Background:
A computed fold for a 196-nucleotide RNA from an Alphaproteobacteria bacterium, annotated as Group I catalytic intron. It matches the Rfam family "Group I catalytic intron". Rfam describes the family as follows. Group I catalytic introns are large self-splicing ribozymes. They catalyse their own excision from mRNA, tRNA and rRNA precursors in a wide range of organisms. The core secondary structure consists of 9 paired regions (P1-P9). Rfam links the family to the GO term Group I intron splicing. Rfam 15.1 lists 5,602 matches to the family in 1,395 species. On this family, see Cech, Annu Rev Biochem 1990: "Self-splicing of group I introns". The sequence was found by an Rfam model in a public genome assembly.

RNA sequence: CUGCAGACUUAAACAAUUUGAGUGCACUUGCGGAAACGCGGGAUGUAGAACUGCUCAAAGUCGGGGAAGCCUUUUAAAUGGUAAUCCCGAGCCAAGCCUUUUGGAAACGGAAGGAAGGUGUAGAGACUAGACGGGCAGCACCUAAGACUUCGGUUAUGGUGAAGGGAUAGUCCAGACCACAAACUUUAAAGGCGGC
Numbered sequence: 001c002u003g004c005a006g007a008c009u010u011a012a013a014c015a016a017u018u019u020g021a022g023u024g025c026a027c028u029u030g031c032g033g034a035a036a037c038g039c040g041g042g043a044u045g046u047a048g049a050a051c052u053g054c055u056c057a058a059a060g061u062c063g064g065g066g067a068a069g070c071c072u073u074u075u076a077a078a079u080g081g082u083a084a085u086c087c088c089g090a091g092c093c094a095a096g097c098c099u100u101u102u103g104g105a106a107a108c109g110g111a112a113g114g115a116a117g118g119u120g121u122a123g124a125g126a127c128u129a130g131a132c133g134g135g136c137a138g139c140a141c142c143u144a145a146g147a148c149u150u151c152g153g154u155u156a157u158g159g160u161g162a163a164g165g166g167a168u169a170g171u172c173c174a175g176a177c178c179a180c181a182a183a184c185u186u187u188a189a190a191g192g193c194g195g196c
Stems, first nucleotide, its partner, number of pairs: 008022006023047004027042006051138006061090006069082003091119003097114007123173001125172005139161004146155003180195001184191002
């Protein structure tokens, strides 16, 4: 650059469509704030929009709690199963940041502790890369306390730029599926074993 596909994300039911969970936007409400806006509650609808560059890639361990929907036994439920996912304790962790201390003339290091964030938290799991993650810049937009002002206003140090990483994109692997064979647990759903 061209073509094709999709129409917020995610799980389940083949699909249609529906249900559950989460997200933004529109409405309302409590609190904080000068405001923008943020945090929390409620209900209905909806999926238009949601920026760029550089940089980091480590820990991934041991435990614990909660879950709707769906499946199952049942008259019904409880129970049980599955599970999107919501969290906690201890330990540990890359880059950047803070504190203390220490080597050095300096440049630049070493050690200890800490805040945020992460890991724990994949389909059992292994590995690679980035981003929707951490850090640093920038950009766009909103507000204007303070400051400045020719009293019109200007200006960020204040804000906004969704969620998804309970493995995202991939490479493997496991499982599932089909054929064959074939333990065990269970009322069932389901769990689970062997090789080709």
The model forms 81% of the base pairs in the Rfam consensus.